[in-house]
RNA sequence: GAAGCUGGCUAGACAGUCGCCGCUUGCGCAAGCAAGGGGAGGAAAGUCCGGGCUGCAUAGAGCGGGAUGACGGCUAACGGCCGUACGUUGAAAGCUUGGGUAACCAAGUAUAAGGCGCGGAAUAGGGCCACAGAGACGAGCGUAUUAAGUUACGGUGAAACGCGGUAACCUCCAUCUGCAGCAAGACCAAAUAGGCUAGUAUUUACCUUCGGGUAAUCGGCGUGGCUCGCGUCACUAGCGGGUAGGUUGCUUGAGCGUACGAGUAAUCGUGCGCCUAGAUGAAUGACUGUCAGUCUUAGUAAUAAGACCUACAGAACCCGGCUUAUCGGCCAGCUUCACUU
Numbered sequence: 001g002a003a004g005c006u007g008g009c010u011a012g013a014c015a016g017u018c019g020c021c022g023c024u025u026g027c028g029c030a031a032g033c034a035a036g037g038g039g040a041g042g043a044a045a046g047u048c049c050g051g052g053c054u055g056c057a058u059a060g061a062g063c064g065g066g067a068u069g070a071c072g073g074c075u076a077a078c079g080g081c082c083g084u085a086c087g088u089u090g091a092a093a094g095c096u097u098g099g100g101u102a103a104c105c106a107a108g109u110a111u112a113a114g115g116c117g118c119g120g121a122a123u124a125g126g127g128c129c130a131c132a133g134a135g136a137c138g139a140g141c142g143u144a145u146u147a148a149g150u151u152a153c154g155g156u157g158a159a160a161c162g163c164g165g166u167a168a169c170c171u172c173c174a175u176c177u178g179c180a181g182c183a184a185g186a187c188c189a190a191a192u193a194g195g196c197u198a199g200u201a202u203u204u205a206c207c208u209u210c211g212g213g214u215a216a217u218c219g220g221c222g223u224g225g226c227u228c229g230c231g232u233c234a235c236u237a238g239c240g241g242g243u244a245g246g247u248u249g250c251u252u253g254a255g256c257g258u259a260c261g262a263g264u265a266a267u268c269g270u271g272c273g274c275c276u277a278g279a280u281g282a283a284u285g286a287c288u289g290u291c292a293g294u295c296u297u298a299g300u301a302a303u304a305a306g307a308c309c310u311a312c313a314g315a316a317c318c319c320g321g322c323u324u325a326u327c328g329g330c331c332a333g334c335u336u337c338a339c340u341u
């Protein structure tokens, strides 16, 4: 210098003016006023996985359903991440061929870093296998041979007289797995028609103050489907009416940053420091100036002028991943080739 890659950071900074939301403090009966701090991402997206949390619920077993699949490790867990193997892919250069006056162009060929992988079982069983071929797994065309498709050869095809292929086909094996979801739930207030229709199952014994109570049986209901078990004594379905307001859940977290140590790494441990939105028809914005960055023009350069704040895009219970979209800028590293020292 050429070529191919991996990972990380950032997504403008500061100040002023005005506007919006919430928190803390003070004043105020209240409305509100003042001061101080804070306020949308690397993907907030998709809703694809895994959880935390809430309810069913007192809470199981089996079947069924679903998911994963090399080995080892990490993690709260995962279909995620890391490492090791196996397979596959993988550029420039070099070489070969063709075109060209040449520069060069096109095709082929190998590999590095890197990328990707639906990865156990085909003698448990079933299904499927284009074209060619008589026939693709109980089959049998032609020639020769034999008691006999008995034996041998030939043709088609990747594969044919059988221990072929295929399981992101069913299935078998191993492991795992309850369901629903913040519109989950909890509380307060208010209002109405504690209305109407249809259906399920109810029997026995004892006590009684004659209202009812206790026990057993049966039945109903609940537990995503079925069975058993458990609980309960009342429920199921439909029509119609009222309310749909407020508070909470709701932000301190499997949290973030940093130093050291262990480990190939993912990650883990210890010390120190930090608190960073909680809206509810949905706030988190606008303008100005300076600086930084990028681009354009002029210039040998210093520099000057102008433009841009960009792309993808906006929290809604929270977290760990994966996938998708994307304007720019910066940093670190890996591999191959050529040249110079």
Stems, first nucleotide, its partner, number of pairs: 001337010012291007020039002023036005041312001045323002048321005053181004060228004065177005070084005086117004094109006120172002125170002127166003141154004185248004195239006203216005219233005255274008293308006
The RNA shown here (Bacterial RNase P class A) has 341 nucleotides and comes from Methylotenera sp. The sequence was found by an Rfam model in a public genome assembly. Taxonomically the source falls in Methylotenera (Bacteria, Pseudomonadota, Nitrosomonadales, Methylophilaceae). The prediction has a mean pLDDT of 76. Rfam family: Bacterial RNase P class A. By type it is a ribozyme.